[in-house]
Record summary: Predicted 3D model of a 474-nucleotide part of an RNA (small-subunit ribosomal RNA, 3' major domain) from an uncultured bacterium. The coordinates come from a structure-prediction model, not an experiment, and the mean pLDDT is 86. Its Rfam family is "Bacterial small subunit ribosomal RNA".
Context: one part of a larger RNA
RNA sequence: UGACGGGGGCCCGCACAAGCGGUGGAGCAUGUGGUUCAAUUCGACGCAACGCGAAGAACCUUACCCAGGCUUGAACAGCGAGUGACCAUUUCCGAAAGGAAACUUCCGCAAGGACACUCGUAGAGGUGCUGCAUGGCUGUCGUCAGCUCGUGUCGUGAGAUGUUGGGUUAAGUCCCGCAACGAGCGCAACCCCCGUUCCAUGUUGCCAGCAUUCAGUUGGGGACUCAUGGGAGACUGCCGGUGACAAACCGGAGGAAGGCGGGGACGAGGUCAAGUCAUCAUGGCCCUUACGGGUAGGGCUACACACGUGCUACAAUGGGCAGUACAAUGGGUUGCCAAGCCGCGAGGUGGAGCUAAUCCCAAAAAACUGUUCUUAGUCCGGAUUGGAGUCUGCAACUCGACUCCAUGAAGCUGGAGUUGCUAGUAAUCCCGGAUCAGCAACGCCGGGGUGAAUACGUUCCCGGGCCUUGCACU
Numbered sequence: 001u002g003a004c005g006g007g008g009g010c011c012c013g014c015a016c017a018a019g020c021g022g023u024g025g026a027g028c029a030u031g032u033g034g035u036u037c038a039a040u041u042c043g044a045c046g047c048a049a050c051g052c053g054a055a056g057a058a059c060c061u062u063a064c065c066c067a068g069g070c071u072u073g074a075a076c077a078g079c080g081a082g083u084g085a086c087c088a089u090u091u092c093c094g095a096a097a098g099g100a101a102a103c104u105u106c107c108g109c110a111a112g113g114a115c116a117c118u119c120g121u122a123g124a125g126g127u128g129c130u131g132c133a134u135g136g137c138u139g140u141c142g143u144c145a146g147c148u149c150g151u152g153u154c155g156u157g158a159g160a161u162g163u164u165g166g167g168u169u170a171a172g173u174c175c176c177g178c179a180a181c182g183a184g185c186g187c188a189a190c191c192c193c194c195g196u197u198c199c200a201u202g203u204u205g206c207c208a209g210c211a212u213u214c215a216g217u218u219g220g221g222g223a224c225u226c227a228u229g230g231g232a233g234a235c236u237g238c239c240g241g242u243g244a245c246a247a248a249c250c251g252g253a254g255g256a257a258g259g260c261g262g263g264g265a266c267g268a269g270g271u272c273a274a275g276u277c278a279u280c281a282u283g284g285c286c287c288u289u290a291c292g293g294g295u296a297g298g299g300c301u302a303c304a305c306a307c308g309u310g311c312u313a314c315a316a317u318g319g320g321c322a323g324u325a326c327a328a329u330g331g332g333u334u335g336c337c338a339a340g341c342c343g344c345g346a347g348g349u350g351g352a353g354c355u356a357a358u359c360c361c362a363a364a365a366a367a368c369u370g371u372u373c374u375u376a377g378u379c380c381g382g383a384u385u386g387g388a389g390u391c392u393g394c395a396a397c398u399c400g401a402c403u404c405c406a407u408g409a410a411g412c413u414g415g416a417g418u419u420g421c422u423a424g425u426a427a428u429c430c431c432g433g434a435u436c437a438g439c440a441a442c443g444c445c446g447g448g449g450u451g452a453a454u455a456c457g458u459u460c461c462c463g464g465g466c467c468u469u470g471c472a473c474u
Stems, first nucleotide, its partner, number of pairs: 002473001004470002007468007015458002019421005026312008034303002042053002064298002067295001070292001078121007089102005105114003125287002128285003134281002136276003139272001141270001146185006152161003165176003191264004196232007206221002210219002235258001238252005314414001318373006330361003335354002340349003380411001385406007427450007
């Protein structure tokens, strides 16, 4: 100087408290441990591993196992020697890969060259090891308010000062003071989205007034909505109070918005020999008829069990039936697929439109109205199993999703414990997308609909910041 303390002071954070909903019990999904296995490929392990890499494991992927096969090799590619073919095609063996046989050169007068094969050599290849040899990227403390430098001053020196102090702030934010005066990286702002308004432009969007129609459908219109682009607006600017005449805080006015308006992107110096040699790159080591490359089948989907993360429930604020409204984000030509017809349905048929503000996916669902069920393992709940089907795909046995009929398990609110959330949030309800032939998605990432309760307070638990003190550690 730091680190540490069941030392002190001050101060923050859904940290506690106050509330609301979960989890821990059940069934299922998914990841992990363990066990098993020929193999169940590998990595990730407190927070910060465990719906994580994986935004798609039937084959492929695939790195694992077994079997049968290749050896300058699937791609790149130099030299030397030799051969004249190689490829394609056909036949045979085979699960395929592969092997065997048949067929078979070109340019040039020549020297030679092209191309291919064989042998040799230099070398390819390795998801083999080391993340404790590394680059790059990432997590975490933490969007916490800190981390430093130049000159000066103080100290023999390590170092201190500045950065401490009095206030204040979300903030080392700002003000005042001060042997310090300045500066840099961080904070904030500059960037994007949402909230108000103005201007410009109106098609595929919109429709107030005028016609017209089943329908913004058509004529027409640019007002409105909306779309795209560009401006304005918020700054403690104004008023009152408190304060130290400061910074600032409290209240008010006006305003769509008020004191950081809400959200995002953005992560200082460092810490954890944190994670990744399996994205990639790379030092060293190791393999070289195999630890390389290809094929078929299997495995990654196993199952006494244990844990994490979720979904669905246990019902009446509900279940069933009927009717009837209102979104936004998105995606679509190897695609999205309308109307009509067939099927209880998954779906089939059909073919219109759309390279999409035009057409399609598409129905939004909860909500609302009416009716039924009346507290029961039930008209709750849907696991499991039997049967019959649909679709994708070369192929659904291991091991796909979905539909229909039948079956109807556990479960009556979950111990100790533990977790998320402070407002358009929690809770709840649907919708879209990436990956993708299909899908194990209940995951993830987005979108909108409905829409709460509570915060006295900082004693305590956890994490953090500043000052100070002790110290056997540095």